[in-house]
Context: one part of a larger RNA
RNA sequence: UUGGGCGUAAAAGAGUGAGCAGGCGGCAUGAAAAGUUUGAAGUGAAAGCGGGGGGCUUAACCCCAUACAGCUUCGAAAACUGUCAAGCUAGAGUGCGGGAGAGGUAAACGGAACUCCAUGUGUAGCGGUGAAAUGCGUAGAUAUAUGGAAGAACACCAGUGGCGAAGGCGGUUUACUAGCCCGAUACUGACGCUCAGUCACGAAAGCGUGGGGAGCAAAUAGGAUUAGAUACCCUAGUAGUCCACGCCGUAAACGAUGACAACUAAAUAUUGCAGUGAUGCAGUGUUGAAGCUAACGCAUUAAGUUGUCCGCCUGGGGAGUACGGUCGCAAGACUGAAACUU
Numbered sequence: 001u002u003g004g005g006c007g008u009a010a011a012a013g014a015g016u017g018a019g020c021a022g023g024c025g026g027c028a029u030g031a032a033a034a035g036u037u038u039g040a041a042g043u044g045a046a047a048g049c050g051g052g053g054g055g056c057u058u059a060a061c062c063c064c065a066u067a068c069a070g071c072u073u074c075g076a077a078a079a080c081u082g083u084c085a086a087g088c089u090a091g092a093g094u095g096c097g098g099g100a101g102a103g104g105u106a107a108a109c110g111g112a113a114c115u116c117c118a119u120g121u122g123u124a125g126c127g128g129u130g131a132a133a134u135g136c137g138u139a140g141a142u143a144u145a146u147g148g149a150a151g152a153a154c155a156c157c158a159g160u161g162g163c164g165a166a167g168g169c170g171g172u173u174u175a176c177u178a179g180c181c182c183g184a185u186a187c188u189g190a191c192g193c194u195c196a197g198u199c200a201c202g203a204a205a206g207c208g209u210g211g212g213g214a215g216c217a218a219a220u221a222g223g224a225u226u227a228g229a230u231a232c233c234c235u236a237g238u239a240g241u242c243c244a245c246g247c248c249g250u251a252a253a254c255g256a257u258g259a260c261a262a263c264u265a266a267a268u269a270u271u272g273c274a275g276u277g278a279u280g281c282a283g284u285g286u287u288g289a290a291g292c293u294a295a296c297g298c299a300u301u302a303a304g305u306u307g308u309c310c311g312c313c314u315g316g317g318g319a320g321u322a323c324g325g326u327c328g329c330a331a332g333a334c335u336g337a338a339a340c341u342u
Stems, first nucleotide, its partner, number of pairs: 003314004007296002013310001015201004022194003026088002029085003034081002036077008050066001052064004091191001092188003096183004103177007110154001115149007125136002162169002206247006215241002220236004258309006266287009291298002315342003324335004
């Protein structure tokens, strides 16, 4: 490479999207004839090879005629692919009328709780644990009441629920803004699908500058436990967690399941819309038919049956390491071997 694969076993779906090149592409008419099919001619040296025939008693060996792919030229066909022209509406999109939603960004506001501060009441404990101790407290703590400050998170509603491409999104209101669904149908007329490179987004932690800092809490300190205890438990506590701007670009970024399209029993629950209803469409779940699977299981939200396009895998270790390169302030990320060993 071929082949076979990528839910788990058992290596493999890129974290997610937008999208150029490329690949692939609906129905129907005509033209042309690039691909395609076909006819003829030329070329295809000789020897050799292949199949056929013949000659040395056989064979090796020798001889005879023949044949093929490819390329070039001329002609023919027009189903399929491509091209051109003029069309269609079932894909895709625009418009119209409704609708749901923690989708995003910014600003303002709200109540509960924790902590701190001030003041009052009040007195000897509080706290913590398996038990304790460190710690706090007669300089008046804990408890309780009133007032104030600050930061962070938004109980109930809450759902097997909703929205978003993914990461993710949850108090209330307002402004701006994106996508989706349904219903009637008017319009455009294949405008589509996928996508190497590229660009954008991307939890947490971490980094830079400047703020902020209530609670929590890596590090750290102390107290316990223990043979030891660089831990688990306790008392403290700094980065950080929060905000603005800029980096980082990774996760069990998981449905461990790429995207799109078509087809293939049902039942049931739920969300949104339409309908008097039966029901229809779009999602989210559960159970299950055929089928698939090594099994588990999957099963119209497929891991079934097919098509198009992309990514990825090829025994274990060495190793996601070394070297080189690109990116990054750094941490590191991406790309990514071999010897050797088994």

The part of an RNA shown here (small-subunit ribosomal RNA, central domain) has 342 nucleotides and comes from an uncultured bacterium. Rfam family: Bacterial small subunit ribosomal RNA. RNAcentral holds the full RNA, with entries from ENA and SILVA.